The RNA shown here (FMN riboswitch aptamer (RFN element)) has 131 nucleotides and comes from Kutzneria kofuensis. Its Rfam family is "FMN riboswitch aptamer (RFN element)". Gene Ontology term of the family: FMN binding. The sequence is in RNAcentral, with records from Rfam.
RNA sequence: CGUGCGCUCCGGGGCUCGGUGAAACUCCGAACCGGCGGUACAGCCCGCGAACCGCUCGGCAGCGAUGCCGAACGGCCGACCUGGUGAAACUCCAGGGCCGACGGUGACAGUCCGGAUGGGAGGCGCGCACA
Numbered sequence: 001c002g003u004g005c006g007c008u009c010c011g012g013g014g015c016u017c018g019g020u021g022a023a024a025c026u027c028c029g030a031a032c033c034g035g036c037g038g039u040a041c042a043g044c045c046c047g048c049g050a051a052c053c054g055c056u057c058g059g060c061a062g063c064g065a066u067g068c069c070g071a072a073c074g075g076c077c078g079a080c081c082u083g084g085u086g087a088a089a090c091u092c093c094a095g096g097g098c099c100g101a102c103g104g105u106g107a108c109a110g111u112c113c114g115g116a117u118g119g120g121a122g123g124c125g126c127g128c129a130c131a
Base pairs, nucleotide, nucleotide: 002130003129004128005127006126007125009123010122016030017029018028019027031111032110033100034099035048036047037046038045043098044097052075053074054073056071057070058069059068060067061066080096081095082094083093084092102114103113104112
């Protein structure tokens, strides 16, 4: 240095101004933001996580129908081009674009509130074992 196991800690950002209106951080005009691993430095290349949906199992409540919670598995899972440099870039530089779960709401939400003081890909470190 590597591999495996265990443990600690860490582990998501963003609505400001103007307009309309009875009412909008939700609409309109501008503004702002970008999880993790890989790879020439990536929101839009490949893969993953979260959310959402289904099924099975377990727990709780209920006479029951059913509801809530948890785990495993499966599904679903957005969006980029042109030019330049270079050995190599959909990643850098220049320019122009695009995308963003569910529930709630005086009015439609990537940015407000909520599940969430949650979960999490994974990251630093420490310990043990093996070679």